A computed fold for a 388-nucleotide part of an RNA from Candidatus Palibaumannia cicadellinicola, annotated as large-subunit ribosomal RNA, domain III. RNAcentral holds the full RNA, with entries from ENA, Rfam and SILVA. The gene name in the source record is rrlB. The source organism's lineage runs through Bacteria, Pseudomonadati, Pseudomonadota, Gammaproteobacteria and Candidatus Palibaumannia. The coordinates come from a structure-prediction model, not an experiment, and the mean pLDDT is 81.
Context: one part of a larger RNA
Parts: sequence; C1' cells; structure tokens
RNA sequence: AAGUAACGAUAAAGCGGGUAAAAAACCCGCUCGCCGAAAGACUAAGGGUUCCUGUUCAACGGUAAUCGGAGCAGGGUAAGUCGACUCCUAAGGCGAGGCCGAAAGGCGUAGUCGAUGGGAAACAGGUUAAUAUUCCUGUACUUUAUAUAAUUGCGAAGGGGGGACGAAAAAAGCUAGGUCCGCCAGAGAACGGUUGUUCUGGUUUAAGCGUGUAGGUGAGAAAAGCAGGCAAAUCCACUUUUCUAUAACACUAAGGCGUGAUGACAAAAUCAUUUCGAUGAUAAAGGGAUUAAUGCUAUAUUUCCAAGAAAAGCCUCUAAGCUUAAGAUUAUAUAGAAUCGUACCUCAAACCGACACAGGUAGUCAUGUAGAGAAUACUAAGGCGCUU
Repeated sequence: AAGUAACGAUAAAGCGGGUAAAAAACCCGCUCGCCGAAAGACUAAGGGUUCCUGUUCAACGGUAAUCGGAGCAGGGUAAGUCGACUCCUAAGGCGAGGCCGAAAGGCGUAGUCGAUGGGAAACAGGUUAAUAUUCCUGUACUUUAUAUAAUUGCGAAGGGGGGACGAAAAAAGCUAGGUCCGCCAGAGAACGGUUGUUCUGGUUUAAGCGUGUAGGUGAGAAAAGCAGGCAAAUCCACUUUUCUAUAACACUAAGGCGUGAUGACAAAAUCAUUUCGAUGAUAAAGGGAUUAAUGCUAUAUUUCCAAGAAAAGCCUCUAAGCUUAAGAUUAUAUAGAAUCGUACCUCAAACCGACACAGGUAGUCAUGUAGAGAAUACUAAGGCGCUU
C1' cells in the first nucleotide's frame, strides 16, 4: 500500500422464547424461502471413529460462538440365512518334473492360485442416545453329523447330462406403484358460500407353506441291438421295431387365491405418568374399481450376423473294490453351523483435488398436477437457507 481487496455460487430471511459473561449465526416455536431423477433415501470404492453422550472454547472454523466433522472423557458396530472366507473356474500369475540359457534368468506340462462371473438357506413387526434381514417377538428355511425305523446294489479324481450364456425388435399376460369410490375417525368456520354431491386424515400387513393358472419348451413312451463316448456301463449317442398323433405326457413358469394372521400394525381423542423430551393403557375401518411400469413371466418368442466363457455344486452310469457290521434312499428326533466385516460419511465439510475448495466419483429407489418424457415448471416424503 491499507484497515483497502476479500470473507468461495444472488436458495433469504423475519419475529418471539431459552441458555449464556456475551447471541445476526447455538437450542425451541411460528412464519418466509430453496431442492425434490435431488441439494431426498440406500449402497460399492475410498476414508477410519469423523458415530452417540457429557464437558471445554486456547488453537482449528475465512467473522462471533454458549455451536462443531475442533480439544478432553466415557459409550457404541451382536448374523447358520447379508457380504467375505470356504467350493468352482476366466483373463492373468506362479509353476514339481521338463526345455532353453555364460550367470542372473526365460518359457512351460501336471498342478496351484486368481472374481469383476457360477454355487445351500429369512421374512414381518418391535426396540437403542448410538446396531440391527445381526438383539427381541412371531412365523420360516438350508446344510452337516449322529441315533432310530423302513426299504435297498453301493461305489470315482473316470464316462454322460446339466450348469451354459450374443445383439436387436415386437406383442402378450401380470405385478410394484399411482388414482378414485366405498368404509372408518374427526371437523363446523376471522371473509361471500358451506349439514352437503362438504372438508381433513386413515384405509397397512412379508418370507414360508398349499394350490398350479396366463404363458413357454420338448413329439413322446416301450423293447431289442450296439463297431462310438481312451477301460467298463443298465448312462449318453447311434440303429431297428412297436404304440400314441398334434393331443396326451413330461419339464418349466409370472401372477392370483388360500394359509401365515383369533397375530402384527394402525390416528385423532380420552385416561394415567412425566425429568415436559416423552412414555404407557384403551384402539376404528382395514373392501372394491381403474390405471400401470424402464420391474416379473423372459436365459422366453421372432429376426439378424459379427456366431456370442469355463469349471464346480447338482443328476446319472459303471471301474477297481465291497457282499454287509459298510454304503445308499426316505422319514423322524437330537446336536452343530466356526472365523472376519457390520459404527459413521458416500455427488460429500468425512473419498480424489495442499483448504470445511462452485471441479471429479460406479450402482439401486423414482410421490403428485401438467407433459411423449428420467425434459421443464410447481410440489409430497425428506433435506436445506450454502459460517461474516
């Protein structure tokens, strides 16, 4: 320079009360404004205690601060079913032997790792200051072991099936959700109207189990043979014959309905308690129509060319072997299901940007009116007014 520029989106504040040494900024209340395919809710990565409570205000906060993601202290993350681990493999890594190479080392078979994929099983309600598909209540399911009973050819690192897959398009059947009617509870007017075709609010309920529908797929069944599936096979493939003839049958499959539920939830109001935050008790209706997804049936159907993972779990077949004391199948009962993650932030003041930075950050949910629409405007739930 200068007490000048600036104090980080022009979404916006005002009033009353409280606390306090002190209040524009903290707390409570009323009004106003902003977002609402987000500036709301959930969650991956990443962060790591920032979460909750009490207390403190030096420093941190672009100002003050009684406030805070700040200091100090205490508390908080509960799982057979969610995720990981465990089982399986992809790209890729490592790699016994092996091949190559002055050495170091390179490549690579068997194998072994490696998810972003495959693969058993849980929902609704309640509860905490802070966790909940984890605790509690109610109702379920899966898997392993053991025991008992009945029946009985069991047996794999091998064979076969299955798992098992592209893109685009069109139509159908549904549901979540929305809206309306009915029903239930309440209201009676500051100003013209308002006891009626008025107004306000509510009308919620899962997995599982049973039924097996709209729809989809396959021609199917039986017998015999058998040179293929590295051995074997009753399995698969192939061949022959017979029967059925567009249906039956088998497999699959949303949704609906019943049950779950004589349960849970459910408001004003009334009553009781109260630390004035709230808590407890009583507890109504809970039916139908319409609309309708980008969700489900659907890994379906049709069309097209660029021709669209693997392996295990699972089902089945036998080999070696074992002939029953083992093993297998079914039912019931009992026992087990370890370990790790779980707080909180997540378009952000907590992650990546040196900052409480107008930048960046994968996925899920998707109210109403108008609208083709996830555009746009206003708005619900919810959240904020961006720290002079």